The prediction has a mean pLDDT of 88. Predicted 3D model of a 348-nucleotide part of an RNA (small-subunit ribosomal RNA, central domain) from an uncultured forest soil bacterium. RNAcentral holds the full RNA, with entries from ENA and SILVA.
Context: one part of a larger RNA
RNA sequence: UUGGGCGUAAAGGGUGCGUAGGCGGUUCCGCAAGUCUUGUGUGAAAUCUUCGGGCUCAACUCGAAGCCUGCACAGGAAACUACGGGGCUUGAGUGUGGGAGAGGUGAGUGGAAUUCCCGGUGUAGCGGUGAAAUGCGUAGAUAUCUGCAGGAACAUCCGAGGCGAAAGCGGCCCGCUGGAUCGCAACUGACGCUGAGAGACGAAAGCUAGGGGAGCAAACAGGAUUAGAUACCCUGGUAGUCCUAGCCCUAAACGAUCAGGACUUGGCGUGGGCCCUGUACGGGGCUCGUGCCGUAGCUAACGCGAUAAGUCCUGCGCCUGGGGAGUACGGUCGCAAGGCUGAAACUC
Numbered sequence: 001u002u003g004g005g006c007g008u009a010a011a012g013g014g015u016g017c018g019u020a021g022g023c024g025g026u027u028c029c030g031c032a033a034g035u036c037u038u039g040u041g042u043g044a045a046a047u048c049u050u051c052g053g054g055c056u057c058a059a060c061u062c063g064a065a066g067c068c069u070g071c072a073c074a075g076g077a078a079a080c081u082a083c084g085g086g087g088c089u090u091g092a093g094u095g096u097g098g099g100a101g102a103g104g105u106g107a108g109u110g111g112a113a114u115u116c117c118c119g120g121u122g123u124a125g126c127g128g129u130g131a132a133a134u135g136c137g138u139a140g141a142u143a144u145c146u147g148c149a150g151g152a153a154c155a156u157c158c159g160a161g162g163c164g165a166a167a168g169c170g171g172c173c174c175g176c177u178g179g180a181u182c183g184c185a186a187c188u189g190a191c192g193c194u195g196a197g198a199g200a201c202g203a204a205a206g207c208u209a210g211g212g213g214a215g216c217a218a219a220c221a222g223g224a225u226u227a228g229a230u231a232c233c234c235u236g237g238u239a240g241u242c243c244u245a246g247c248c249c250u251a252a253a254c255g256a257u258c259a260g261g262a263c264u265u266g267g268c269g270u271g272g273g274c275c276c277u278g279u280a281c282g283g284g285g286c287u288c289g290u291g292c293c294g295u296a297g298c299u300a301a302c303g304c305g306a307u308a309a310g311u312c313c314u315g316c317g318c319c320u321g322g323g324g325a326g327u328a329c330g331g332u333c334g335c336a337a338g339g340c341u342g343a344a345a346c347u348c
Base pairs, nucleotide, nucleotide: 004319005318006317007302008301012316014201015200021194022193023192025088026087027086028085029084030083033081034080035077036076037075038074039073040072041071042070048066049065050064051063052062053061054060091191092188093187094186095184096183097182098181103177104176105175106174108172109171110154115149117147119145120144121143125136126135162169163168206247207246208245209244210243211242215241216240220236221235222234223233258315259314260313261312262311263310266293267292268291269290270289271288272287273286274285275284276283277282297304298303321348322347323346330341331340332339333338
């Protein structure tokens, strides 16, 4: 380079935005760079192929033709691509009107529960387990009632329900704010798709500084279990979990399924918007999202099946036997932990 692949065999980047690049709707005119065609020149000889000749044959050699798939120039064609120009509205976007939503962020606020503390009632146990013990309790616990403090999380509603690019988002109210969607068809007129780098976001854990600390709980301590028990079970318990500012940048970051577009039998649900019908409160249609089952087709099978893993197009990322190894070395980023990039020897 050609070829084959990426749900589970190796393989989709964690996610979006977007630079270069690649690709790009419909119509008309022009141009002639790509493209096609004709001609001229050139494309050394040898080699190669074909035909013929010469050494008795052959190798070898001589002659002729072909070939040299290319390049340059000139003439011509104008379908397609590019380029220049003029249009179009279906792609894309704007406008207008509406409704839906745990989308984001800041501030405020509520009740239940756990725990601590003060006080009342009250007395001998409580707690915990498979059974126990450590532990707590006559300095009055557990239980129960009133009050107070503080932190964290928001039961029911809650749904295979919704929103978000992903990570993710759930009490209530207010401020600020993003996106999607539906109806209308008024406007712009290809403004589009993808996207190497770059830059942005990115659960949990972890790190730095300052707060906070109710519950839970790595580490740790004790009690059990056991042959042992550096565990599982129990009693405690510190980082942490929470907030502010700044890092870290990983994951089974999963739908293990990249993004966008087009096309291809059906059935049953569910959430939003609109329209028609009609009204016991339903029935039907369009559209956007989200599930289940299945036709064709695909698949090694499992399965997927209009939310494709079907049939195609465009762009990016990635794979190439197992181990060694996501290691070493180098580079780079990080406070560190470590991340990203990423081999080979050897071995099966």